A computed fold for a 122-nucleotide RNA, annotated as SAM riboswitch aptamer (S box leader). Rfam family: SAM riboswitch aptamer (S box leader). Rfam's curators write: The SAM riboswitch is found upstream of a number of genes which code for proteins involved in methionine or cysteine biosynthesis in Gram-positive bacteria.

């Protein structure tokens, strides 16, 4: 590297070294950041996927953190791509005008790509 499952709007930061960049990639938009960015060590914390005990003995559930990952700005920062669903003091369109019918754009919930992450598998 490829696959499968699950998760991904909740949580938790301090010091050191380092010196201009970063929030995965394209593009647009917000934004962090010499009051010190990305990388790297430490130490703290967070969670609870593998774990460990206890009922269950098919699902699972409670409790716990010793280890193996993994996290500690902002929703996977936010839009793209897709069908439907609902809205409304948006445009257009239909009518002589209202209703009403279509159509676009927009707002919400949603899926799909695509990433990260565990945990099998080759």
């Nucleotide at each position: 590297a490829c696959g499968u499952u699950a998760u991904c709007a909740a949580g938790a930061a301090a010091g050191g070294u380092g010196g201009a960049g970063g929030g995965a990639c394209u593009a647009g938009a917000c934004c962090c950041g010499u009051u010190g960015a990305a990388a790297c060590c430490u130490u703290a914390g967070c969670a609870a996927c593998c774990c460990u005990u206890u009922a269950a003995c098919u699902a699972u559930a409670a409790a716990g953190a010793a280890g193996g990952u993994g996290c500690u700005a902002c929703a996977u920062u936010c839009u793209a791509c897709c069908a439907c669903u609902a809205g409304g003091c948006u445009g257009c369109u239909u009518u002589u005008a209202u209703a009403u019918u279509g159509c676009a754009a927009c707002u919400a919930a949603g899926g799909c790509u695509a990433g990260a992450u565990a945990a099998c598998a080759c």